[in-house]
Molecule: SAM riboswitch aptamer (S box leader)
Organism: Dehalococcoidia bacterium
RNA sequence: ACCUUAUCCAGACGGGUGGAGGGAACGGCCCUGCGAAACCCGGCAACCGGUUCCCGCUUCGGUGGGGAACAAGGUGCCAAUGCCGGUCCGCCUAAGGCGGACACGAUAAGGC
Numbered sequence: 001a002c003c004u005u006a007u008c009c010a011g012a013c014g015g016g017u018g019g020a021g022g023g024a025a026c027g028g029c030c031c032u033g034c035g036a037a038a039c040c041c042g043g044c045a046a047c048c049g050g051u052u053c054c055c056g057c058u059u060c061g062g063u064g065g066g067g068a069a070c071a072a073g074g075u076g077c078c079a080a081u082g083c084c085g086g087u088c089c090g091c092c093u094a095a096g097g098c099g100g101a102c103a104c105g106a107u108a109a110g111g112c
Base pairs, nucleotide, nucleotide: 002111003110004109005108006107007106008105014041015040016039017038021031022030023029026085027084028083042078043077044076047074048073050070051069052068053067054066055065056063057062082104086102087101088100089099090098091097092096
């Protein structure tokens, strides 16, 4: 890089270094010297792993299938719904909006 599965309207106060960009791409619309990116501290969350408990199954040795709590491990995340959008279908008289599926993207776990 590619493939599979799951999730994406919740949450994250703030501080230090830094010094002009950032929000994937494109279009829009925004954020930003009242300080962007990046790094560090801090925080959020609970995908993987871990610990404890409950339920299930059990050949009673165990087993991990379901659930809950915790958070010192591996990642991730900390403006705006994944900031908004594209395609198809349905609903609402219209502008426009809502719902579903898909596409694109991100993250995790597994595969190769």